[in-house]
This is a predicted structure of a 348-nucleotide part of an RNA (small-subunit ribosomal RNA, central domain) from an uncultured prokaryote.
Context: one part of a larger RNA
RNA sequence: CUGGGCGUAAAGCGCACGUAGGCGGCAUUGUAAGUUGGGGGUGAAAUCCCGGAGCUCAUCUCCGGAACUGCCUCCAAAACUACAAAGCUAGAGGAUGUGAGAGGAUAGUGGAAUUCCGAGUGUAGAGGUGAAAUUCGUAGAUAUUCGGAGGAACACCAGAGGCGAAGGCGGCUUACUGGCUCGAUACUGACGCUGAGGCGCGAAAGCGUGGGGAGCAAACAGGAUUAGAUACCCUGGUAGUCCACGCCGUAAACGAUGGAUGCUAGCCGUUGGAUAGUAUGCCUUUCGGUGACGCAGCUAACGCGUUAAGCAUCCCGCCUGGGGAGUACGGCCGCAAGGCUAAAACUC
Numbered sequence: 001c002u003g004g005g006c007g008u009a010a011a012g013c014g015c016a017c018g019u020a021g022g023c024g025g026c027a028u029u030g031u032a033a034g035u036u037g038g039g040g041g042u043g044a045a046a047u048c049c050c051g052g053a054g055c056u057c058a059u060c061u062c063c064g065g066a067a068c069u070g071c072c073u074c075c076a077a078a079a080c081u082a083c084a085a086a087g088c089u090a091g092a093g094g095a096u097g098u099g100a101g102a103g104g105a106u107a108g109u110g111g112a113a114u115u116c117c118g119a120g121u122g123u124a125g126a127g128g129u130g131a132a133a134u135u136c137g138u139a140g141a142u143a144u145u146c147g148g149a150g151g152a153a154c155a156c157c158a159g160a161g162g163c164g165a166a167g168g169c170g171g172c173u174u175a176c177u178g179g180c181u182c183g184a185u186a187c188u189g190a191c192g193c194u195g196a197g198g199c200g201c202g203a204a205a206g207c208g209u210g211g212g213g214a215g216c217a218a219a220c221a222g223g224a225u226u227a228g229a230u231a232c233c234c235u236g237g238u239a240g241u242c243c244a245c246g247c248c249g250u251a252a253a254c255g256a257u258g259g260a261u262g263c264u265a266g267c268c269g270u271u272g273g274a275u276a277g278u279a280u281g282c283c284u285u286u287c288g289g290u291g292a293c294g295c296a297g298c299u300a301a302c303g304c305g306u307u308a309a310g311c312a313u314c315c316c317g318c319c320u321g322g323g324g325a326g327u328a329c330g331g332c333c334g335c336a337a338g339g340c341u342a343a344a345a346c347u348c
Stems, first nucleotide, its partner, number of pairs: 004319003007302002012316001014201002017198001021194003025088002028085004033081002035077008049065006091191001092188002096183002099180001103177002107173003110154001115149007125136002162169002206247006215241002220236004258315006266293001268291007277282001297304002321348003330341004
């Protein structure tokens, strides 16, 4: 001096809350720390650079200048940043009214279905497959009817639909409870954004203790298939799946896209409000969500496109060739499984 990126090439923490820090609206007055201009002091010598001189040249040496981009101090300026004071309302919050919702959570409850048990009818098969067999059945199965038990999940409604920060949430009723939208608008007066550490939440599987156990089903056993078949198919079947409490803390935790704010053509669905008109069928305007297409622009392309991957600002996280390796060692966490942090040799 330059200083790139993170949808799919390496790269957005799984998500929130929030400490320090960073950044921060409009207008006024002041201060003068940053900032800007000027003066002074200092910035040793050597070195570097420029001009010259001396060894015959060069290296080297010597002389002069410049420079030493810095620090200190004085004077001045007051636009910007900062600070102080007193204000403002466009950001943020907000008394009040309204609405939608599988948001969380407790207790209760409903019907269908599977399985099992009892009873009735009934007789030789049933089941299963590509075909079979293991299996069940004359001790009466399968089928069918009635009654009972128990556990788990909630068909239709159901939707590119809704809600939630994410994970996620779906029968019905409900003590309790979080968030959001819209309308109107007193009030507060920048109270904001982000967020290293930290703290909390966090699917499934797994772990601990105690319950529960219908169906399903790792492991396991058997039957098939096959050259073999530690599989795919079939018959069984235990953990587990369910509940309570406590751990674990990971996922293709995905939109593979961090959060906030402003700006930049539209059009067509859908969802929640408000609103003008109305022939009550619709339709205008507007705010909040959720989708499809698409201009400008962006992109290596695919594609993105007011829900940006466009144009900008602020803050955080992360990347730097492949393998070794998300491994070893150490540390922290965990009952364990393991998690978090995280190399190197070597090699291409």

Model confidence (mean pLDDT): 89 of 100.
It matches the Rfam family "Bacterial small subunit ribosomal RNA".